[in-house]
Model confidence (mean pLDDT): 79 of 100.
The RNA shown here (FMN riboswitch aptamer (RFN element)) has 153 nucleotides and comes from Tardiphaga robiniae.
The sequence was found by an Rfam model in a public genome assembly.
Taxonomically the source falls in Tardiphaga (Bacteria, Pseudomonadota, Hyphomicrobiales, Nitrobacteraceae).
Its Rfam family is "FMN riboswitch aptamer (RFN element)". Gene Ontology term of the family: FMN binding.
RNA sequence: CUUCGUUCUCAGGGCGGGGUGAAAAUCCCCACCGGCGGUAAUCGGGCGCAAGCUCGGGAGCCCGCGAGCGCCUGACGGGUUACACCGUCGGGGUCAGCAGAUCCGGUGCGAUGCCGGAGCCGACGGUCAUAGUCCGGAUGAAAGAGAACGGGU
Numbered sequence: 001c002u003u004c005g006u007u008c009u010c011a012g013g014g015c016g017g018g019g020u021g022a023a024a025a026u027c028c029c030c031a032c033c034g035g036c037g038g039u040a041a042u043c044g045g046g047c048g049c050a051a052g053c054u055c056g057g058g059a060g061c062c063c064g065c066g067a068g069c070g071c072c073u074g075a076c077g078g079g080u081u082a083c084a085c086c087g088u089c090g091g092g093g094u095c096a097g098c099a100g101a102u103c104c105g106g107u108g109c110g111a112u113g114c115c116g117g118a119g120c121c122g123a124c125g126g127u128c129a130u131a132g133u134c135c136g137g138a139u140g141a142a143a144g145a146g147a148a149c150g151g152g153u
Stems, first nucleotide, its partner, number of pairs: 001152001003151008016030004031133002033122002035065004042057006060120002068098002070095001071092008102118005124136003
């Protein structure tokens, strides 16, 4: 320096006010929130006479990824004449089905990223009433980030 291995640590925010109602943090009006990697014309710090170098931040809706649900599958239990079907626990990412959602104006060689404006989106189960914001699985899992040690050059 680089790539690989092992171990460890870390790794998600948000309902406040009003209305209706028997009942709503779930409906309606206003409010609030934005995981990880990439892209980078912007911002900040440091160094330099300067050209520039370097460190850090920078997209919810551009490209990917994760979790969740679904799907496939195993075991066990229930169920059936036998299937079907149901439940619990586990496995699968070359199963991508849900995978969500952005436009207009400005600047500029160049912007779905900057500036201005107006919009839009948000797993599953629960609930005196329909949930991105409450409760639960979850003291879980994980994209990934970092550290130590070892190997390689």